The prediction has a mean pLDDT of 86. The part of an RNA shown here (small-subunit ribosomal RNA, central domain) has 347 nucleotides and comes from an uncultured bacterium. Its Rfam family is "Bacterial small subunit ribosomal RNA".

Context: one part of a larger RNA
RNA sequence: UUGGGUUUAAAGGGAGCGUAGGCUGUCUAUUAAGCGUGUUGUGAAAUUUACCGGCUCAACCGGUGGCUUGCAGCGCGAACUGGUCGACUUGAGUAUGCAGGAAGUAGGCGGAAUUCAUGGUGUAGCGGUGAAAUGCUUAGAUAUCAUGACGAACUCCGAUUGCGCAGGCAGCUUACUGUAGCAUAACUGACGCUGAUGCUCGAAAGUGCGGGUAUCAAACAGGAUUAGAUACCCUGGUAGUCCGCACGGUAAACGAUGGAUGCUCGCUAUCCGUCCUAUUUGGAUGAGUGGCCAAGUGAAAACAUUAAGCAUCCCACCUGGGGAGUACGCCGGCAACGGUGAAACUC
Numbered sequence: 001u002u003g004g005g006u007u008u009a010a011a012g013g014g015a016g017c018g019u020a021g022g023c024u025g026u027c028u029a030u031u032a033a034g035c036g037u038g039u040u041g042u043g044a045a046a047u048u049u050a051c052c053g054g055c056u057c058a059a060c061c062g063g064u065g066g067c068u069u070g071c072a073g074c075g076c077g078a079a080c081u082g083g084u085c086g087a088c089u090u091g092a093g094u095a096u097g098c099a100g101g102a103a104g105u106a107g108g109c110g111g112a113a114u115u116c117a118u119g120g121u122g123u124a125g126c127g128g129u130g131a132a133a134u135g136c137u138u139a140g141a142u143a144u145c146a147u148g149a150c151g152a153a154c155u156c157c158g159a160u161u162g163c164g165c166a167g168g169c170a171g172c173u174u175a176c177u178g179u180a181g182c183a184u185a186a187c188u189g190a191c192g193c194u195g196a197u198g199c200u201c202g203a204a205a206g207u208g209c210g211g212g213u214a215u216c217a218a219a220c221a222g223g224a225u226u227a228g229a230u231a232c233c234c235u236g237g238u239a240g241u242c243c244g245c246a247c248g249g250u251a252a253a254c255g256a257u258g259g260a261u262g263c264u265c266g267c268u269a270u271c272c273g274u275c276c277u278a279u280u281u282g283g284a285u286g287a288g289u290g291g292c293c294a295a296g297u298g299a300a301a302a303c304a305u306u307a308a309g310c311a312u313c314c315c316a317c318c319u320g321g322g323g324a325g326u327a328c329g330c331c332g333g334c335a336a337c338g339g340u341g342a343a344a345c346u347c
Base pairs, nucleotide, nucleotide: 004318005317006316007301008300012315014201015200016199017198021194022193023192025088026087027086029084030083031082033081034080035077036076037075038074039073040072041071042070048066049065050064051063052062053061054060091191092188093187094186095184096183097182098181103177104176105175106174107173108172109171110154115149116148117147118146119145120144121143125136126135162169163168206247207246208245209244210243211242216240220236221235222234223233258314259313260312261311262310263309266292267291268290269289270288272286273285274284275283276282296303297302320347321346322345329340330339331338332337
């Protein structure tokens, strides 16, 4: 290389947009580059091969044909691939109408709770644990009532619910923005799929600067436990947790399952539309989200119209374990570190 694979054995890029490239609906006509076929030229000789011949045979040598699977020219063919002209509507998009959603960004508002402050009542404990102690408290704590301050998070509804490309998104409300769905079948007429490089987004922790700091809480301190206890438990507590701007770019970033298209038994639940029935509890249909199963697939577990089934296209990735996601180099970063990524050796 051919070939085989990627849910769990090694292996799907965290996600999107998109450049080059690859691939690409139906029909007519045309072209003849690919393709097929015929023919001409050329494809040195030696070698090789078939036959014939010469040395007594053979090796060896000579002759003729083949081979030289190639290249070029000239004809012919037109199914397929490609090119060109034209047409079409089912892929794709647009329009009109309907209705949905915790989709995003920014602003405003709300009530409970925690903590703190002030005042009132009130008196000796509170807190915490397996049991305790550290801790708080007669300078009046805990408890309780009133008032106030501040920050963060939004109880119930709430659900195998919904939305979003992924990360993710939940109090109420306003403004702006994005997208999917259904119905009509009006318009455009293949405008499509994928996508190396690239660009953008990307939980938590982390970093820089400036704010904020109620709770919780790495580090740290103390009390316990213990043989010890740099832990688990307790009392405190700083970064952080929150906001703005910038950086970083990783996760069991998981459905451990790349995207697109078509085809392939059923049953059942649910969300959002549309239609029928007409009053519902029902039926049909489209698009999602779940459960169970037939065929089929699979090493099995299982998957099974939301495929891991049957096929096509494009991208990414894998090739024994350890060494190692390490070393070196390069690129990026303020740093932390990230990306790329070996070998010796060993089993």